[in-house]
A computed fold for a 404-nucleotide RNA from a Hyphomonadaceae bacterium, annotated as Bacterial RNase P class A. The source organism's lineage runs through Bacteria, Pseudomonadati, Alphaproteobacteria, Hyphomonadales and Hyphomonadaceae. The sequence was found by an Rfam model in a public genome assembly. The coordinates come from a structure-prediction model, not an experiment, and the mean pLDDT is 76. Its Rfam family is "Bacterial RNase P class A". The family's RNA type in Rfam is ribozyme. The model forms 92% of the base pairs in the Rfam consensus.
């Protein structure tokens, strides 16, 4: 010093000046909107976004319906062993495969002898396989050439045998080609050509001493080799799963309409007297039922009170937690424990910002100086995963170079 793997962290500091939200204080104990809880406004003091607050894809917490217990079935979702956690589809370690000269990175990774489907194109041929192009053609049939013999005779008939640069039956699975995959691979022996037909090693299959909890891993042994993939395609095995979501759901609770009980309307109407309280007269007392004629009961209607539910509205839920810092033991490790310490937004759907200074990092310039600074933004919390991200800082590691 190249070059490359992995992991953490961080997300501008400090100030002034304005401004927003939340709580608490406050003789601001004041105004000011509501019928009323309860808001609004000063002014002090404090506390106000993330590492992803995002997707809203897992998995809790907390409501609320449902639900006697216990299997079955249906769906769904997960699937190496083993810890870790409140749980997980999610993290830690490990085992197996796959890439890479490693550091390391990927894996949807239970079964393919239960059983049932598929294997597209292209190629003969794709699963109780197959001759397109080839190779033999030994052993069998035709056939042509030659040789020997035999008849009948001057070109035929007929037997043998030896050959083949001819054809077929039939034999191979070697050779080219096709394709993700063609029924083990290399070489030798062997063959008419060939072939696990046979030997070598590789590979593969069964047993397995022995190590590991455990996935598994193994020396050795035994076996010419039989068992093609796919289950993010049915299915089959093993786990786990009630169902909605903070607009859950609890609490006060109007005005107007409705519902409910109580009670009145018989102490009344008119007409005189009277300041008034009151008195006197008088025909009448609505509907319905009973009436002993005194007056009882009901139903409708209006008034008054009262009580109950639901709506508007309002408070709660609501943030001291599976919290978050430091230290220390345990554990490789995810994680747990102890022990001191802090209190750390929470609302309308809406606050969490602006400007000015120095600094600090980046680009552009000799300089003065100017210009930039990512992805994003809480809403019932929590713990995972998944996306997005400008610039910076740290650490562990592997590979090559040179040099000590």
């Nucleotide at each position: 010093c190249c070059a490359g793997u992995c992991g953490g962290c961080u997300g501008g500091a400090c100030g002034g000046c304005c401004g927003c939200g939340g709580c608490u204080g406050c003789u601001a104990u004041g105004c000011u909107c509501g019928a009323a809880a309860g808001g609004g406004u000063g002014c002090a003091g404090u506390c106000g976004a993330g590492g992803a607050a995002a997707g809203u894809c897992c998995g809790g917490g907390c409501u609320c319906c449902a639900c006697g217990c216990g299997g079955a079935u249906a769906c769904g979702g997960c699937g190496g062993c083993g810890g870790g956690u409140a749980a997980c589809g999610c993290c830690c370690g490990c085992c197996g495969g796959a890439a890479g000269c490693a550091a390391u990175u990927c894996u949807a990774g239970g079964g393919a002898u239960a059983g049932c489907g598929c294997c597209a194109c292209a190629g003969a041929g794709a699963a109780u396989a197959g001759u397109c192009u080839g190779c033999c053609g030994a052993c069998c049939c035709c056939g042509g050439u030659u040789c020997c013999g035999g008849g009948a005779g001057u070109u035929u008939c007929u037997g043998g045998g030896a050959u083949u640069u001819g054809g077929g039956a039939g034999g191979c699975g070697a050779u080219g080609g096709u394709g993700a995959a063609a029924c083990g691979g290399u070489g030798g022996a062997g063959u008419a050509a060939g072939a696990g037909c046979c030997c070598a090693c590789c590979g593969c299959c069964g047993c397995g001493a022995c190590c590991g909890u455990a996935a598994g891993g193994a020396a050795g042994c035994g076996g010419g080799c039989a068992c093609g993939g796919c289950a993010a395609g049915c299915c089959c095995c093993g786990c786990c799963g009630g169902g909605a979501g903070c607009a859950a759901g609890a609490c006060c609770g109007a005005a107007u309409a409705g519902g409910g009980a109580u009670g009145c309307g018989a102490u009344g109407g008119c007409g005189c007297c009277g300041c008034a309280a009151g008195g006197c007269g008088u025909a009448c007392g609505g509907c319905c039922c009973g009436u002993c004629c005194g007056u009882g009961g009901g139903a409708g209607c209006g008034c008054a009170u009262c009580c109950g539910g639901g709506u508007a509205g309002g408070u709660c839920g609501c943030g001291a937690g599976a919290a978050c810092c430091a230290u220390g033991c345990g554990g490789c490790g995810a994680c747990g424990c102890a022990u001191g310490g802090u209190c750390c937004a929470g609302a309308g759907g809406a606050a969490u910002g602006g400007u000015c200074g120095u600094c600090a990092c980046c680009u552009c310039g000799c300089a003065a100086g100017a210009g930039g600074a990512a992805c994003a933004g809480a809403a019932c919390c929590c713990g995972g995963c998944u996306u997005a991200c400008a610039g910076g800082c740290c650490g562990a590691c592997u590979g090559g170079c040179a040099u000590u």